[in-house]
A computed fold for a 464-nucleotide part of an RNA from a Betaproteobacteria bacterium, annotated as large-subunit ribosomal RNA, domain III.
Context: one part of a larger RNA
């Protein structure tokens, strides 16, 4: 400079409390604001900012008894949530290998790598601070061993299938000697023409070589019969691949249907109320009218042919898949919301009682509407033609003498994350910054609507 600019979008008022001190802290009553957010929950990121007690030098654009500040103590509990002990994509690394003065680059087998696939838990209660983690109740998954029952095997017995080597017979097929047939060579000979002649050419007769075609035994041998022999041998629980096959397994758009969550109404049910001023026992007023996973049932809807026989393909095998054929069909199989029953004689619940902690606890029905959620990875249409691997099912290889199923009552279940903020004063912007930040939930009245306006639940009154 200058007590100047500024104090960073926004509504506060009053009463009480605490305190040395209160416009700002705490409590209360009004008022006001957001309400597809200024509410609730995750991911990323942050990292103790969370909660309690104490404090006010600094930080807080003023003050501060307050704080995301300072100090001390406390707080994050999992078989089922998310991740790992499972799988792979882009991409990374990469034994050998190839390339390269070196350094190093590329890359096979492989090994990592979620933003994807697979995979078993719900409701209520509870703390100052955690909860699908603790507690209560009710479940589910994997593994282990036990008991009981039923059933199937090994062994014994039995049954089914079932060879070869050998002998006999022998279809068909091949050709040999040869037979038949077709063609008809050399040679012999007659006639005519040319020529002096030798001879040459044409033609007739005779001759019968060779090629082709057809037939044609033995041997070999399909098949059949007999014996070896119903002998050798194979099969008859269960588990099961690092192998085979199926499934997993996928785009975009569109409409309709069946449901549900939710919402609204109720003269029905339950609880409370009966009027400070005329009326109000009434079809009066106010409030409430719930409940999950799991288990059972298998509906609306959607999809599919099923069984048998043969078989050269699927790197071995296969009863599986593929291919071919036959018989019989919507009877059937698979999938599948929801509803109903149970879970639940539980829990919740307006309200009432109680100083508080806490206790008790009614009704818990009917109708309308109705999703962007579920059926649905469905159906239909279209062209730009829309991941992989594991889990799962099945097949055999293989293992195998015991095993499978059911019921009952048990035991075990590892590691990491879990506090708190998250349209923000806690993340990214040097700041307690009018900026930026992926996903989920989606109430009422009016409205096409997630616009907009006003409200609910919930939150806030933005640090002069």
């Nucleotide at each position: 400079g200058a007590g100047u600019a500024g104090c960073g979008a926004a509504a506060g008022a009053c009463g009480g409390g605490u305190g040395a001190g209160a416009a700002a802290c705490c409590c209360g009553u009004c008022c006001a604001c957001c309400g597809a957010a200024u509410g609730a929950c995750c991911a990323a990121g942050g990292g103790u900012u969370c909660c309690u007690g104490a404090g006010c030098c600094a930080g807080g654009c003023u003050a501060a008894u307050c704080c995301g500040c300072u100090c001390a103590g406390g707080g994050u509990a999992a078989g089922u949530c998310g991740g790992g002990u499972c799988c792979u994509a882009a991409g990374g690394c990469g034994a050998g290998g190839c390339c390269g003065a070196c350094a190093g680059g590329c890359g096979u087998a492989g090994u990592c790598g979620a933003u994807g696939g697979a995979c078993a838990a719900c409701u209520g209660g509870u703390u100052g601070a955690u909860a699908u983690u603790c507690c209560a109740g009710u479940a589910c998954c994997c593994g282990c061993a036990a008991u009981a029952a039923a059933c199937c095997g090994u062994c014994c017995a039995u049954g089914a299938c079932g060879a070869a080597u050998c002998a006999a017979u022998a279809a068909u097929g091949c050709u040999a000697a040869g037979u038949g047939u077709u063609u008809g060579a050399a040679g012999u000979u007659g006639g005519c023409u040319a020529g002096c002649a030798a001879u040459a050419g044409c033609u007739g007769a005779u001759g019968g070589a060779g090629c082709g075609c057809a037939c044609g035994a033995c041997c070999c041998a399909a098949g059949u019969u007999g014996g070896u022999a119903g002998u050798a041998g194979u099969c008859a629980a269960g588990c099961a691949a690092u192998g085979g096959a199926g499934a997993g397994a996928c785009g975009c758009a569109g409409g309709a249907a069946g449901g549900u969550a939710g919402u609204c109404c109720a003269a029905c049910c339950c609880a409370g109320g009966c009027g400070a001023u005329g009326g109000u026992u009434g079809a009066c007023c106010u409030g409430g009218g719930g409940u999950a996973a799991g288990a059972g049932u298998g509906u609306a809807g959607g999809a599919g042919g099923u069984u048998c026989u043969g078989u050269a393909g699927g790197c071995a095998a296969a009863u599986c898949c593929g291919c071919a054929g036959a018989a019989c069909a919507a009877u059937c199989u698979c999938u599948g919301a929801g509803a109903c029953u149970u879970a639940a004689u539980g829990c919740c619940g307006a309200g009432c009682c109680g100083u508080a902690a806490g206790g008790c606890g009614a009704a818990g029905u009917g109708g309308a509407u109705g999703a962007u959620c579920c059926u649905a990875u469905g159906c239909u249409g279209c062209c730009a033609a829309g991941a992989a691997a594991a889990u799962c099912u099945u097949c055999u290889a293989g293992c195998g003498a015991g095993g499978u199923u059911u019921a009952u009552a048990g035991c075990g279940g590892c590691c990491c994350g879990u506090a708190c903020c998250c349209g923000a004063a806690a993340c990214c912007g040097a700041c307690u910054c009018a900026g930026g930040u992926g996903g989920u939930c989606a109430g009422g009245u009016a409205g096409a609507g997630a616009a907009u306006a006003c409200c609910a639940a919930g939150g806030u009154g933005a640090u002069c």

The full RNA is in RNAcentral, with records from ENA. Model confidence (mean pLDDT): 83 of 100.